The RNA shown here (Archaeal signal recognition particle RNA) has 273 nucleotides and comes from a Candidatus Woesearchaeota archaeon. The prediction has a mean pLDDT of 75. Of the family's consensus pairs, 90% are formed in the model. Taxonomically the source falls in Candidatus Woesearchaeota (Archaea, Nanobdellati). It matches the Rfam family "Archaeal signal recognition particle RNA". On this family, see Wild et al., Curr Opin Struct Biol 2002: "Towards the structure of the mammalian signal recognition particle". Rfam links the family to the GO terms SRP-dependent cotranslational protein targeting to membrane, signal sequence recognition and signal recognition particle, plasma membrane targeting. It is recorded under the gene name ffs. RNAcentral holds the sequence, with entries from ENA.
RNA sequence: GGACAGGCUAGGCCGGGAGGUUAGCACUCUCCUGUCACCCCCAACGUGCUUCAGCGGGGGUCGAAGCUUGGAAGGCGAUUGCCUAAGGUGAGGGUAGUCUUGCUUUGGACAACGACGAUCUGUCCUGCUUGAUCGACCUUUGUGAGAACCACGUCAGGGCAGGAAUGCAGCAGCGUUCAUCACGAUGAUUGAUGUUUGCAGGGUUGCGGAUCCGAGGAAGAAGCGAGGGAACUUCCUUACUGUUAUGCACUCCACUUUCGAGCGCGCCUGUCC
Repeated sequence: GGACAGGCUAGGCCGGGAGGUUAGCACUCUCCUGUCACCCCCAACGUGCUUCAGCGGGGGUCGAAGCUUGGAAGGCGAUUGCCUAAGGUGAGGGUAGUCUUGCUUUGGACAACGACGAUCUGUCCUGCUUGAUCGACCUUUGUGAGAACCACGUCAGGGCAGGAAUGCAGCAGCGUUCAUCACGAUGAUUGAUGUUUGCAGGGUUGCGGAUCCGAGGAAGAAGCGAGGGAACUUCCUUACUGUUAUGCACUCCACUUUCGAGCGCGCCUGUCC
């Protein structure tokens, strides 16, 4: 001086990235990704730092190991943009379908207990009218009840006057009765209703009834034609879209590999050459 082994220390590692936030950085938050690999306290009106950029505490591991940084390749993922396609919304157009309508074919419910068709009519609606039932109010009236003081009549008893006859006032009772109450009747008015009559008008269709006529003919299906006024579906064109997917491009990027640069590469012991 070199090599090997062991032990130390300096020092390193125990993640990184995007978003958000920030003057900037780290973190608590969201997301992507890696390792054998941390724990506790604090923290979004936030906590702590200052480009070597979380504070504080504890621990593990490697150990002269490594850290920082530039380029290239691969590569999970993310942002942005573009094309295409689909989706959503709107507009225009077509009439393709539905729909409307005509014809043809098919079909064959039903049909001389009368098809199709026609006329009238009821049901329905409006107006007027006419009754029924129920209620309210008024006139007249019947019956019953009906006056304590203060309606009228009669007034026992008792009271007063009188020699007596008799008279006077008059309580109770009784009778009549007003107001009033109840139950009815009648006439008029008015209101209500699952109601009735009649007249006139209206009325898309359905249902019922009557009359006339006298043999067809309902639904459905297919085809052809016309319409497109409206609605629905569909087709085409077009506009918009922070909806979805593929592809392409830019930028960034965990992670892997590789080529460089900077810093560091120390100490002790033993053995061997």